[in-house]
RNA sequence: GUAACCUCUCAGGGCGGGGUGAAAUUCCCCACCGGCGGUAAGCAAAAGGCCAACACCUUUCGUAAGCCCGCGAGCGCCUGUGCCUCUCUUGCGAGGGAUGCAGGGACAGCAGAUCCGGUGCAACUCCGGAGCCGACGGUCACAGUCCGGAUGAAAGAGAGAAGGA
Numbered sequence: 001g002u003a004a005c006c007u008c009u010c011a012g013g014g015c016g017g018g019g020u021g022a023a024a025u026u027c028c029c030c031a032c033c034g035g036c037g038g039u040a041a042g043c044a045a046a047a048g049g050c051c052a053a054c055a056c057c058u059u060u061c062g063u064a065a066g067c068c069c070g071c072g073a074g075c076g077c078c079u080g081u082g083c084c085u086c087u088c089u090u091g092c093g094a095g096g097g098a099u100g101c102a103g104g105g106a107c108a109g110c111a112g113a114u115c116c117g118g119u120g121c122a123a124c125u126c127c128g129g130a131g132c133c134g135a136c137g138g139u140c141a142c143a144g145u146c147c148g149g150a151u152g153a154a155a156g157a158g159a160g161a162a163g164g165a
Stems, first nucleotide, its partner, number of pairs: 006160005016030004031145002033134002035071004042063002045060005066132002074110002076107001077104006084097005114130005136148003
């Protein structure tokens, strides 16, 4: 400096107060939360240069975005298959619907959401301000925050074993 293969571990936060009501952590007012990788002019550290020292400069390393680029589980979709059912058919069989399981991201979709001002060579990333977004099923009434699938899955992070030079 580095290609494969295997094992293990880890891998999500948040409704507090008030109002209406028979009923709401679901509506309304205020509040609260932000997975993973990348990018970065901020922040922090170390080494070197200059120096009495600080500052400054260079390099390295760490960290830094919910709404910039991607990814993830869920829904949906597609494929295979089981089961149920309906229609057509003399029959073989063909087609439709519902549902279980497995697989699929060289799957379009739900799936998302950012602007303004400042600084500056440069910022959707820094500073200030104002906004916006958030699966599915459940529920005495509509849920990012409650309950459930989930002691699950997983983007990925790390450790070990092993292998090559």
Molecule: FMN riboswitch aptamer (RFN element)
Organism: Celeribacter halophilus